[in-house]
């Protein structure tokens, strides 16, 4: 320098355009216990890397940029 992939809750990941974005683990509270763990119940927590575009409508499509990773030179 060229090509490709990824970027969504603290973490690992779902969600191939439309009802206030979900799961597991983790976290908080309660129940249980002599206490802890486990288990059960309840709850908090993200507007989806940034900007712009397409669309009636985008996390989901397109472009550019940023970050990370891989391949080629």
């Nucleotide at each position: 320098g060229g090509g490709c992939g990824c970027g969504u809750a603290g973490u690992u990941c779902a969600c191939c355009g439309g009802c206030u974005a979900g799961a597991a683990c983790g976290c908080u509270g309660c129940u249980c216990u002599g206490a802890u763990a486990a288990a059960g119940c309840a709850g908090a927590g993200g507007c989806a890397g940034a900007u712009g575009g397409u669309u009636c409508g985008a996390u989901u499509c397109c472009a550019u940029c940023c970050g990370c990773g891989c391949c080629c030179a």

Notes: Transfer RNA from a Candidatus Pacearchaeota archaeon, 73 nucleotides, folded computationally. Model confidence (mean pLDDT): 82 of 100. It matches the Rfam family "tRNA". Rfam's curators write: Transfer RNA (tRNA) molecules are approximately 80 nucleotides in length.